[in-house]
RNA sequence: AGAGUUUGAUCCUGGCUCAGGACGAACGCUGGCGGCGUGCUUAACACAUGCAAGUCGAGCGGAAAGGCCCCUUCGGGGGUACUCGAGCGGCGAACGGGUGAGUAACACGUGGGUAAUCAACCCUUGACAUCGGGAUACCCCGGGGAAACCCGGAUCAAUACCGGAUAAGGUGCGGAGGCGCAGGCCGCCGUACCAAAGAUAGCUUCGGCUUUCGGUCAAGGACGAGCCCGCGGCCCAUUAGCUUGUUGGUGGGGUAAUGGCCUACCAAGGCGACGAUGGGUAGCUGGUCUGAGAGGACGAUCAGCCACACUGGGACUGAGACACGGCCCAGACUCCUACGGGAGGCAGCAGUGGGGAAUCUUGCGCAAUGGGCGGAAGCCUGACGCAGCAACGCCGCGUGCGGGAAGAAGGCCUUAGGGUCGUAAACCGCUUUCAGGGGGGACGAAGCUUCCGGGGUUAAUAGCCUACGGGGUGACGGUACUCCCAGAAGAAGGUCCGGCUAACUACGUGCCAGCAGCCGCGGUAAUACGUAGGGACCGAGCGUUGUCCGGAAUCAUUGGGCGUAAAGAGCGUGUAGGCGGCUUGGUAGGUCUCGUGUGAAAUCCCGCGGCUCAACCGCGGACCCGCACGGGAAACCCCCAAGCUCGAGUCCGGAAGAGGAGAGUGGAAUUCCUGGUGUAGCGGUGAAAUGCGCAGAUAUCAGGAAGAACACCCGUAGCGAAGGCGGCUCUCUGGGACGGUACUGACGCUGAGACGCGAAAGCGUGGGGAGCAAACAGGAUUAGAUACCCUGGUAGUCCACGCCGUAAACGAUGGGCGCUAGGUGUGGGAGGUGUCGACUCCUCCCGUGCCGAAGCUAACGCGAAGAACCUUACCAAGGCUUGACAUGUACUUGUAAGACCUAGAAAUAGGUCCCCUCUUCGGAGCUUGUACACAGGUGGUGCAUGGCUGUCGUCAGCUCGUGUCGUGAGAUGUUGGGUUAAGUCCCGCAACGAGCGCAACCCCUGUUCUGUGUUGCCAGCGGUUCGGCCGGGGACUCACAGAAGACUGCCGGUGACAAACCGGAGGAAGGUGGGGACGACGUCAAGUCAUCAUGCCCCUUACGUCUUGGGCUACAAACGUGCUACAAUGGCCGGUACAGAGAGCUGCAAGGUAGCGAUGCCAAGCGAAUCUCAAAAAGCCGGUCCCAGUUCGGAUUGGAGGCUGCAACUCGCCUCCAUGAAGUCGGAGUUGCUAGUAAUCGCGGAUCAGCAACGCCGCGGUGAAUACGUUCCCGGGCCUUGUACACACCGCCCGUCACACCACGGAAGUCGGAUACGCCCGAAGCCCGUGUCCCAACCUGCAAAGGAGGGAGCGGUCGAAGGCGGAGCUGGUGACUGGGGUGAAGUCGUAACAAGGUAGCCGUAGCGGAAGCUGCGGCUG
Repeated sequence: AGAGUUUGAUCCUGGCUCAGGACGAACGCUGGCGGCGUGCUUAACACAUGCAAGUCGAGCGGAAAGGCCCCUUCGGGGGUACUCGAGCGGCGAACGGGUGAGUAACACGUGGGUAAUCAACCCUUGACAUCGGGAUACCCCGGGGAAACCCGGAUCAAUACCGGAUAAGGUGCGGAGGCGCAGGCCGCCGUACCAAAGAUAGCUUCGGCUUUCGGUCAAGGACGAGCCCGCGGCCCAUUAGCUUGUUGGUGGGGUAAUGGCCUACCAAGGCGACGAUGGGUAGCUGGUCUGAGAGGACGAUCAGCCACACUGGGACUGAGACACGGCCCAGACUCCUACGGGAGGCAGCAGUGGGGAAUCUUGCGCAAUGGGCGGAAGCCUGACGCAGCAACGCCGCGUGCGGGAAGAAGGCCUUAGGGUCGUAAACCGCUUUCAGGGGGGACGAAGCUUCCGGGGUUAAUAGCCUACGGGGUGACGGUACUCCCAGAAGAAGGUCCGGCUAACUACGUGCCAGCAGCCGCGGUAAUACGUAGGGACCGAGCGUUGUCCGGAAUCAUUGGGCGUAAAGAGCGUGUAGGCGGCUUGGUAGGUCUCGUGUGAAAUCCCGCGGCUCAACCGCGGACCCGCACGGGAAACCCCCAAGCUCGAGUCCGGAAGAGGAGAGUGGAAUUCCUGGUGUAGCGGUGAAAUGCGCAGAUAUCAGGAAGAACACCCGUAGCGAAGGCGGCUCUCUGGGACGGUACUGACGCUGAGACGCGAAAGCGUGGGGAGCAAACAGGAUUAGAUACCCUGGUAGUCCACGCCGUAAACGAUGGGCGCUAGGUGUGGGAGGUGUCGACUCCUCCCGUGCCGAAGCUAACGCGAAGAACCUUACCAAGGCUUGACAUGUACUUGUAAGACCUAGAAAUAGGUCCCCUCUUCGGAGCUUGUACACAGGUGGUGCAUGGCUGUCGUCAGCUCGUGUCGUGAGAUGUUGGGUUAAGUCCCGCAACGAGCGCAACCCCUGUUCUGUGUUGCCAGCGGUUCGGCCGGGGACUCACAGAAGACUGCCGGUGACAAACCGGAGGAAGGUGGGGACGACGUCAAGUCAUCAUGCCCCUUACGUCUUGGGCUACAAACGUGCUACAAUGGCCGGUACAGAGAGCUGCAAGGUAGCGAUGCCAAGCGAAUCUCAAAAAGCCGGUCCCAGUUCGGAUUGGAGGCUGCAACUCGCCUCCAUGAAGUCGGAGUUGCUAGUAAUCGCGGAUCAGCAACGCCGCGGUGAAUACGUUCCCGGGCCUUGUACACACCGCCCGUCACACCACGGAAGUCGGAUACGCCCGAAGCCCGUGUCCCAACCUGCAAAGGAGGGAGCGGUCGAAGGCGGAGCUGGUGACUGGGGUGAAGUCGUAACAAGGUAGCCGUAGCGGAAGCUGCGGCUG
């Protein structure tokens, strides 16, 4: 620091996902040791049991228990105070400990204020501590109760309680003074009021004195607490208004103290867009996690503050509480009960149940630290210190180290060679941490000590002090640590291995099972599933899940955007707010600087130190970015004051404009009405029809009526903020620009809310209504046509007034100002279009020919250039199992083959005959059999492959290097202007070159020449049986070789002076002469596993192999390809002529002969320029037929034969005789062909025993027509355009309907929750009143009694829970219902993307199964 994922690819936008860190965690697998931490995040759910706050006898009366002493009748009694239960009293219990429910608040944080305060214990200072009094608990007696507990009586004490005295001082009141910003502070005078308690030790002359601890008043300090204020920190505006003690004042009350804190009266205020009120959520902070930081998230442990203690309310005591282990009341719950009544509160430590994914021991100790009490010893202390449990976290250690290759065995893979696990193991040597056993053994104890001794102080042997000596004091713990012993001995797993992301193979599985954080894997070769081997990463852990931050600049302050990706409001005016020109002076709020205070500790960071290291801990520093106060500066911003003119505005002047509103007015056109002329149609469309018209339309003329809109001018013209505005005239009126530079003097810009304007459609009321026209009707179109087209037609369109407030309201671009860069003008460039038009290519019409029926053949094509058996792969039956075939090893045999016989359908089996070769004698070769390796498979996969092939297509294309352009995919080159059969060539050009294709080079053919002439040829010469037959000849034909020739070379024209094209000459041939071979990059997962080869899978007495028979030849319909025809340009008969290219010894066969013939028999020649097949046929000559289902046509069938072959039944071909079907030129549609071509005629060959060949491949004979041209159909090339397609239009894609599932909403209702309000009831309790009843202290009084004062009780205000009522808010559920989402191949259509077949879309309205259609206005995306 980034990465994956949208596309065919690219760039961008944008989300999702991953890699990191963290955790009070949980879950899965695994688990050796230690240290330090941490451990109910859920039910603030309920709790059994034990413990968690007591202490003081030096406050008091005392003596229940124990000790000691005495007595005893052994039952007990007395004493003492060593000690101490209960009680009175003091202090503590308000701390410590727990929890986070509530709380959005002065609760917390931070900084201040308190002149508005308190403060027990502690410290300092000052002054005191005197004289009296009356009660009371315990105990005792009596009584009630189940209990808890209570009542009565008598007696008695205090540091308990009360009265008096005293008053340095305090407080209240009054007076004058000083000080302060202030409400007050300081001191002075007068007056009134206000205190107290003793205990202990020692000494004692018993009077007392002294010590220490206490007591009282006052002042101050310290610790702490209360109250007030500034600022700061959550979400929702889908919470916008809230408030009556409310805001303020006065009097009073209350408090330690200010204050509506409370009360009476008065006023009507107070809060809120800088977010009141309401709702939701939440303890706050130091900090923790993360992050580069800014931030974000969190608030366990530790620390500070707050709140709470079963729920709600309340007060009492007290320095402090409205009190976790106190009280009262109410409620819920639990327990006890004798049913009358009582008891309780673990959110203390352990522990239990429950909840939950989940969180520990009913441990030890007060030794340390801290706390309470005490003079102290000491007691108490689940605070705390320790231990236990848990890999929950962090940190450390170990599970060994070195050597060791026959690279063992074994596993896995393999191309079978090997590779790998792997120095890994074994084996050898060494070590012993940790765990285990044994021995030693702490620090923590500074201290404390009413245990002993010494010293000091002192009147003192009290007390106190002591850096003096000894003793005692440790939960942890026989722990840490250390020494010894033994032995490699006891100690490794988890996840992952397609990419991201580090790590690959095999097998299994076969869109199954499964995986998955994202992309995505799995449909028979899965590095992605499962297993194994191997590997990668961590390691006593490893993964998963959850959560937070990061990556995410993906809420952007740092650090983002808004033309088309999400995003500029339809437009304007303007409020708050924000921002704002030039100059001078002032102040100092912001700002800057210096200082002071504070910013707790811990944490983080740095340094040093302590545990062997580390984690952890200690010390010091830094930091705490903040807040407050004081001093200073004055540039900038704010503020105050004074000015300026350039921003802004005012004024004057002339000019432009469909700017707005109102009133009036004009002509053209449409329609209607009246009349005239006139006659059969009009209208409408792609074509029609509906419609109108002989009752007179359309057309035409004249007149009239009505409404709406304003042609030409009209323009990338104008005006307006936008919507928008168009005949002409008048009236009223808004805005802008230009010029002048007189005036004001910053008056400005923007603008949340707010207000106004705002096309079309639509709504309301009333008019109007010519044309047009949603809806509607009819006619067409169509598979349908709720559309497009046509004929009609109503709202509406128009006017007035009032609503609506939306549009693709668009420049999809908010407004203003300054500056900067580029552009615009002239010139030029580009596009569109009319007319004329050469050439070329392709194609239609036209022309010509063929096909197209039936029949036959055939049953997709091809392999198949030959299925009766064989072939043969299929079926049935019968056999074989190392096999029909190959190689190797070991053993074995001397056969096998052949001939004959038997059985059988044959294979095969049995029998008879016959019976190895070479040899250096070791053996070798061949062969049989057995055993084992293996053979074999036309079994699967052409979607695992090689090779070969088809197709687009002989179409002209396809690419590369370098350069250039582009962020990139990529473009350029290869586009453009010409030209060509051609990316052929030329020119131009940011391209310059090159490659594969094209062309040429190769073959055949057309002309000539040269060479050679046999088997070919024969001009001349000779011979002849008249046949090149013979002699001979090379001239010719021909054959075989070789060579020449054609190159747009020459001439003219066109063209750009090019390429090239046109014409011409010459030439056998002319512009690639004709034909062939030759097929670029690629496409179709095209074809072939059955040519062959081949990976993998499958079969192995069978999916191999042998044999016999059958099948591939059946039958129906359809299609393709052919043959033969329908006839007279013909059929038949007779005669007669002319080819080329081939084949031939298991062959071709002359000739002869038999047969009507197929063919048979005999047989010459020829391995072939020699012989044979071999007759070429159409043609030509002659004859016949006479237009007919025929002398056309030959199917079908009967009969008779021939040939091949082991064999023609299924299932061959040929011949002869007989039979003689359909068919009379072909609807729609469709094919080939541009010249020696089409058509037509025959000939040959391969395969082959024969042949279903009319097929295929070749050969020659005869031999046409037509092409003006490219509008249209098909295919192709190049360029361009559109696209929502890229599996690429056989694409994509929309909506209804049907089915299944899911979430959400509505709903008669119904069941809850929290909240405030009104009323009722009204506990405890404070306060107020009363107090007839009750009362020790003080006063009067001898007493009785009275007074003062107090209380019970009662009444009242307030008041929790409870009850009633309606209300809003909110949650659950609900027959039925609404749309939405998802789902495999469902149904209907085809709306959109191409002009998507009616351009699309926006707003609106109507209509329609549905997409949608139509109207009106708008947009171009």
Record summary
Model confidence (mean pLDDT): 80 of 100. Small-subunit ribosomal RNA from a Gaiellales bacterium, 1421 nucleotides, folded computationally. It matches the Rfam family "Bacterial small subunit ribosomal RNA". Gene Ontology terms of the family: structural constituent of ribosome and ribosome. The sequence is in RNAcentral, with records from SILVA.